Predicted 3D model of a 71-nucleotide RNA (transfer RNA) from Helobdella robusta. Rfam family: tRNA. Rfam classes the family as a transfer RNA.
[in-house]
């Protein structure tokens, strides 16, 4: 340099055109003599820019980062 794949809350992971979920974590409350565990509530995310579409995490183009392969 070329090609393929991936990028989603603090972390790990789903959704693959129709309001982005689960677990864990954080916060608050209950329980407990206190802590832990448990229960309830709550907070927090689609790598960046553009295009297609009534509507994009999803499809297309370019860029960035990572992994693998070729040279």
């Nucleotide at each position: 340099g070329c090609g393929u794949g991936a990028g989603u809350g603090g972390u790990a992971u789903a959704a693959c055109g129709g309001u982005a979920g689960c677990a864990u974590a954080g916060u608050u409350g209950c329980c407990u003599u206190c802590c832990a565990a448990g229960c309830a509530a709550u907070u927090g995310a689609u790598c960046c820019g553009g295009g297609u579409u009534c509507g994009a995490c999803u499809c297309c183009c370019g860029g960035c980062u990572c992994a693998c392969g070729c040279a």